This is a predicted structure of a 75-nucleotide RNA (c-di-GMP-I riboswitch aptamer) from a Deltaproteobacteria bacterium.

RNA sequence: CACACGAAACGUCAACCCCCGCGCGAGCGGGCUACGCAAAGCCACGGGGCUCUCCGAGUCAGCCGGGUUAUCGAA
Numbered sequence: 001c002a003c004a005c006g007a008a009a010c011g012u013c014a015a016c017c018c019c020c021g022c023g024c025g026a027g028c029g030g031g032c033u034a035c036g037c038a039a040a041g042c043c044a045c046g047g048g049g050c051u052c053u054c055c056g057a058g059u060c061a062g063c064c065g066g067g068u069u070a071u072c073g074a075a
Stems, first nucleotide, its partner, number of pairs: 005073002013036001018031005035062001041068003045065003048060005
């Protein structure tokens, strides 16, 4: 230094509810708030859940797997 790993520290992110807006809907954006997360940053590639104007299209990355980027540095 890199990979792996995840103690500590500095920080980050932000569930549910509620309010406003968008969407047929699943859901999304913003505000509040923290259930939690070492990738709970990003990607819809595989599986899976969910939705619909249903034989197709969408949605969920905080369902699992995979890819990719990143902070710190004990064992």
Of the family's consensus pairs, 94% are formed in the model. Lineage of the source: Bacteria > Pseudomonadati > Myxococcota > Myxococcia.